About this RNA:
This is a predicted structure of a 265-nucleotide RNA (Bacterial large signal recognition particle RNA) from a Peptococcaceae bacterium. It was read from a public genome assembly, where an Rfam model found it. It matches the Rfam family "Bacterial large signal recognition particle RNA". By type it is a non-coding RNA gene. The coordinates come from a structure-prediction model, not an experiment, and the mean pLDDT is 77.
[in-house]
RNA sequence: CCGUGCUAGGCGGGGAACUGGCGGUGCCCUGUACCUGCAAACCGCUGUAGCAGGGCUGAAUUCCUUCCCCCGGGUUUAGUUUGUGGGGUCUGGCUUUUGUAAGGGAUGUUGAAGAUUGGGUCUUGCGCGACGUAGACUUCUGAAACGUGUCAGGUCCUGACGGAAGCAGCACUAAGGGAGAACCUGCGGGUGCCGCAAGGUUGCCCGGUUUGAGUUACCUGCAGAAGUAACGCCCGGAAGCUAUUAUUCAAAGGAAGGUGCACGG
Repeated sequence: CCGUGCUAGGCGGGGAACUGGCGGUGCCCUGUACCUGCAAACCGCUGUAGCAGGGCUGAAUUCCUUCCCCCGGGUUUAGUUUGUGGGGUCUGGCUUUUGUAAGGGAUGUUGAAGAUUGGGUCUUGCGCGACGUAGACUUCUGAAACGUGUCAGGUCCUGACGGAAGCAGCACUAAGGGAGAACCUGCGGGUGCCGCAAGGUUGCCCGGUUUGAGUUACCUGCAGAAGUAACGCCCGGAAGCUAUUAUUCAAAGGAAGGUGCACGG
C1' cells in the first nucleotide's frame, strides 16, 4: 500500500417549557435521516444520565473535535401599541362654592350708595261687596177614596109645596214635581287694586327730606376651600410589535484536523 473479516461509533438535530438534573412522549424551528412497547397533573435513568427487544451500516465524502456562516428561539435594552390595578394634600383639567374688583356689561346728575321719615306688602278684629250654594218668593202642574166649593143626570122623603144625601164633570188648593230675571235671608272660602282700627317687622316695593358719585358681581380675570380617577399626568404589573442595543443557544451548509483491531499478500 492492497484484500478479507470484526469492533468503537452511526442510523437526524436544535429551541422553549417541565425536571434537583438528564433524556423521551407532547409544542415550536429546520429538514427527510431504521422498526416495536412505555409515557404529561407523565415514562425511564442518575452525570458513562431514556429503559427493554430486534435490524442495517461500519473506520471513512458517512464517526469525532474545532472554526466560519447562519434559518430560528430565549433573555436584556430602547421605542411604541393594546388593555388592566392604584393615586385627588402631592398633577393639569372638570364641578360646586367663598372672596376680590383689573377688563367688559347693566344702571346712575332725568340723582348712585347712605341717613331719616311716611306708607304698602304681613297678622288680628269689625264691616261692605262679588262668586257659589240652599231657603224664602213668583208661576205652572198636581186628589179614584181617606180635601173644599158647586153639584147636570139619577136616587131617597113628601098628598102636594118643598127638602136631603150626593156620583161624574168643573174650579180652587195640600203633599209632591217643574221653571225662574231681580229683591230678601242663611252658609261657605284658593273671595276683593275694598273700608276702619289695633299690632308688627327690616326682607322687598313706592314716596318725601338730606347728601352728592358711585353701585352691581352678570361674563372674563385673580386668590382660596371642598369634591371628582371619564381624559391628560404619576406608580405598578400583563400581552404584542419594531430593532439602529447587548448577550446566549443553535439546525442545515462550508473548511481544517483527528481516529481502532485481527489475518493474509